Predicted 3D model of a 71-nucleotide RNA (transfer RNA) from Camelus ferus. The RNAcentral record of the sequence draws on Rfam. The same sequence occurs in records of 3 taxa. Rfam family: tRNA. Gene Ontology term of the family: triplet codon-amino acid adaptor activity.
Parts: sequence; structure tokens; C1' cells
RNA sequence: GAGGUUGUAGCUCAGUGGUAGAGCAUGUGUUUAGCAUGCACGAGGUCCUGGGUUCAAUUCCCAGGACCUCC
Repeated sequence: GAGGUUGUAGCUCAGUGGUAGAGCAUGUGUUUAGCAUGCACGAGGUCCUGGGUUCAAUUCCCAGGACCUCC
């Protein structure tokens, strides 16, 4: 220098141009002599950063970052 992959909740990951979800973890209540399990309810996210397109961007485009391969 070229090509490819990747970024979303504490962790592992979905998601789709129209106000963002699951499992686990965590908090409260219930159950128990107690713990665990089960059940109910909740909290937790400027969707990596900056810019562009659009009425509207987590989603599309560009640049930056990380990783892999080639030279």
C1' cells in the first nucleotide's frame, strides 16, 4: 500500500431507514429454618468517534480505530 472482518446493556449476542431487544448477571418482593432453584416486578444503552445523504440514520455512504490475510 491492497483486500476482508468487527464495534449495540456488566458479559455473550440479535435487530431493522420510523421512539432498541433476548439470555446470563444484577436489584426488590415471594417461596425456605436458611441457601439454592422457581415465580413476579424493576433498574441498566449519546447503538465506537466525526462528517454526509434523508422528512427521519443504530441501519445507507465516507474518514478515523481494532483484528486477519497478501504485498